This is a predicted structure of a 250-nucleotide part of an RNA (large-subunit ribosomal RNA, domain VI) from a marine sediment metagenome.
Its Rfam family is "Bacterial large subunit ribosomal RNA". The literature on the family includes a 2001 paper in Science by Yusupov et al., "Crystal structure of the ribosome at 5.5 A resolution".
Model confidence (mean pLDDT): 86 of 100.
[in-house]
Context: one part of a larger RNA
Parts: sequence; C1' cells; structure tokens
RNA sequence: CGUUAAGCGUUUGAGGGAAGUUGACCCUAGUACGAGAGGAUCGGGUUGAACGAACCUCUGGUCUACUGGCUUUGGUACCAACUGAAUCGCCAGGUAGCUAAGUUCGGACGGGAUAAGUGCUGAAAGCAUAUAAGCGCGAAGCCUCUCCCAAGAUUAGACGCUAUGGAUUCCUGGAAGACUACCAGGUUGAUAGGCUCUAGGUGUAAGUGCAGUAAUGUAUUUAGCCGAGGAGUACUAAUAAAUCUAUUUG
Repeated sequence: CGUUAAGCGUUUGAGGGAAGUUGACCCUAGUACGAGAGGAUCGGGUUGAACGAACCUCUGGUCUACUGGCUUUGGUACCAACUGAAUCGCCAGGUAGCUAAGUUCGGACGGGAUAAGUGCUGAAAGCAUAUAAGCGCGAAGCCUCUCCCAAGAUUAGACGCUAUGGAUUCCUGGAAGACUACCAGGUUGAUAGGCUCUAGGUGUAAGUGCAGUAAUGUAUUUAGCCGAGGAGUACUAAUAAAUCUAUUUG
C1' cells in the first nucleotide's frame, strides 16, 4: 500500500515446512521343517542405540545476587569490629535463571491409489491365457493421517462483537527483547520498587557473661545475614497531557 464501510477479536486452510531410522531379547516354540546338526515365517510383548522437541521435580554444572572461612597490605587513632585492593584476592557452599551428562515425550495406528509381483472372470484363438473389455490383493516409497506456519490464497475467505469506538506518544515493567516488535499494567491500579511474611541458601552473627595465663572454648543461639523464587500490602513511581484514526451528526 492492497483486501472498496470502519475498528476489535476469534478462526477455516489453498499452499508450505517438520517428522519418517533401527538393534537386541522374550513368548508363540525347541513348534513347523529336517536323518541329524540345526531351526523358522506369521503374530504378540519387553528393552535399547542414534536423532529430535520440551522442561528443571530428581542427579549434577554454573551461579562476579548471597553466606561462611583464610592470607598480605591500606584505612576507620588503637583493641575488637568493619571496609578498599590483591583474577570474584584465594577457598568451601549455593537460591532464581541458564543448562546436560538429568527428566518427560516423539517416530504410531489407520485409510486411499499404486510399483515389482500375485490373482478372479475372460475372449480374440470352442482349448489355454492375470488382459484385450472388466474386477482384486500388494511396499519403509506416493496422497492422507500427526505437529508447525499460513487469506498478499490479488480467487485477498468465514464468524462474532462495537457505536464515541480503536490506537499511539509518554510512563511502570517482563519468563519478550540488539533496536524495533511482542506481552502485562498505568490510581476504577498489585506493573516495578519499598515494606511485612515466606520456600530456600549459608551455618550458630555482633555484643556480653562464664572457663582458660593465652590461643581458644562455651552460653545467650539451629543464631545472624541474605532471600533474582512465592504471597500480601498503595508507602513510592506509573501524574498530567497530547496526537492519530473510523463512524454518526452539524
């Protein structure tokens, strides 16, 4: 820009894409078959490999939010405590998130038309013949079936709602994201922060008392600190305003 009323929402699916793999074992059955050795078709079940998708409950990884330990050095006058720098100073853990080696799931079943092949009926050619007319069966392949995209499918589809409707700028943000877009909200409000509580992490704070010459231990104390997750709560900030567009009326 188009889709020839407009806006908003929900859809159909022409068409396109994805997927499509396969082993072993058990039963049938030591059966059919075979002198024996050996040893099935068909059918049913179990469990894997590789590949793919989603996810983070579990097992782990990471986790420069967080908690603790340790060292050198500077600072807060000093002790204690805290703090800067040293690869996050080093080390031990670790929530959310992200993640695989972890977890779950997938390839199915079925239908249609066929290939090689195999048949029925059947003449030409009194027979025969799957073929000439006609009618079947038959594959991981083809078309469907499953999942995803999809009306610029210019053949531009369908349905529902609306009459002051829709959208944007701007702002608060996000399991969305380079920007944009998308999504959740903007006081008729839980969108983010704060506050309160909490799943959870770390591991028993500081100060004081007691014991010890002291290092240190112990009690207060399963403490203190944190808490990207989860709830609640308008305290803070989403104020105010402007713009565009469509219909109707004038």
The full RNA is in RNAcentral, with records from MGnify.